[in-house]
Large-subunit ribosomal RNA, domain IV from a metagenome, 355 nucleotides, folded computationally. Its mean pLDDT, the model's own confidence on a scale to 100, is 88.

Context: one part of a larger RNA
RNA sequence: UCCACGUUUAGGAACUAGGCAAAAUUACCCCGUAACUUCGGGAUAAGGGGUGCUCCAUUACCGUCAGUGACCUCGCGUCACGAAGCGGGAAGGAGUUGCAGUUAAGAGGCUCAGGCGACUGUUUACUAAAAACACAGGGCUCUGCAAAGUCGAAAACGACGUAUAGGGUCUGACGCCUGCCCGGUGCCGGAAGGUUAAAAGUAGAGGUCAGCCGCAAGGCGAAGCUUUGAAUUGAAGCCCCGGUAAACGGCGGCCGUAACUAUAACGGUCCUAAGGUAGCGAAAUUCCUUGUCGGGUAAGUUCCGACCUGCACGAAUGGCGUAACGAUCUGAGCGCUGUCUCAACGUGGAACACU
Numbered sequence: 001u002c003c004a005c006g007u008u009u010a011g012g013a014a015c016u017a018g019g020c021a022a023a024a025u026u027a028c029c030c031c032g033u034a035a036c037u038u039c040g041g042g043a044u045a046a047g048g049g050g051u052g053c054u055c056c057a058u059u060a061c062c063g064u065c066a067g068u069g070a071c072c073u074c075g076c077g078u079c080a081c082g083a084a085g086c087g088g089g090a091a092g093g094a095g096u097u098g099c100a101g102u103u104a105a106g107a108g109g110c111u112c113a114g115g116c117g118a119c120u121g122u123u124u125a126c127u128a129a130a131a132a133c134a135c136a137g138g139g140c141u142c143u144g145c146a147a148a149g150u151c152g153a154a155a156a157c158g159a160c161g162u163a164u165a166g167g168g169u170c171u172g173a174c175g176c177c178u179g180c181c182c183g184g185u186g187c188c189g190g191a192a193g194g195u196u197a198a199a200a201g202u203a204g205a206g207g208u209c210a211g212c213c214g215c216a217a218g219g220c221g222a223a224g225c226u227u228u229g230a231a232u233u234g235a236a237g238c239c240c241c242g243g244u245a246a247a248c249g250g251c252g253g254c255c256g257u258a259a260c261u262a263u264a265a266c267g268g269u270c271c272u273a274a275g276g277u278a279g280c281g282a283a284a285u286u287c288c289u290u291g292u293c294g295g296g297u298a299a300g301u302u303c304c305g306a307c308c309u310g311c312a313c314g315a316a317u318g319g320c321g322u323a324a325c326g327a328u329c330u331g332a333g334c335g336c337u338g339u340c341u342c343a344a345c346g347u348g349g350a351a352c353a354c355u
Stems, first nucleotide, its partner, number of pairs: 001350008010341002014339001019336001027051005036041001038173001052096005061088004067081005097101001109334007116326002121133002137171007149157002174321004179251003184248002186244005193239003199233002204228005211220003252270005279313001280310001291307005
């Protein structure tokens, strides 16, 4: 010096990113206990007091029980009282004793405010336990049973189930709610018209060739075979016409105006499918920004309450609240302390040195 511990004057978070770590609290009995609340909770809330031993005292009282009495359906019956012994056992009074009596050990620190997630639960085996996942509850959608769906054939699962069932997907207790847009994309429905495959269909064209014409070269050329092949017929789909947003998604700009000023209930204009409703808002979202005002502090880029100028909240990619809950995150206070002012001493071990 390091590791693990113990103690400490005065102060008591001045330490630090942050009370990290440590200290403190702790048992049982009694008293007492707020806001809020889903009336269950919150709650061991908080905050106080007591605790040894001796005597009164074999205490009161309780349990068990010999037995006694009453009733009677006369029984191994029911009910009441209940000795001794044994077991349990307060509360009170008087006294006594130590610095200290749950005498050692083991045994919640508490409160206030806010964010997120309702909750118990689950998770990155080996850096993350959370606000992430799940969840009960809610919605949409598919599926009529040889179900939809899963699956490499078969088989199987779904399910020895049958729409109060099963699959998919989103949201996430509860309370109050969930606005406008169907133009785009998707899905559902429609079938008049346009477009459109294979196939059907064969008009026509080409090759070959009996034969015919021709002195020859060559030309024409039926049937068959063969290479092609227009019109016409021809489904779904797409175009088209509707519906649908708890489907994917989206939810404006400029200018003017009130008898101080400022602001604009009001008006004009352009664009759009429609122009963001309720609620919330410098927020887990606010760049400018340490916004401005208020609170808390002597002093506060954090925190809480407001304001609204929302760079770039917003309604099941849910909005706003919310009791209870949380090894959650943020801020404040009380208690407590070697975290610190500022370090000291001790115990055990290591390092180091010698043997």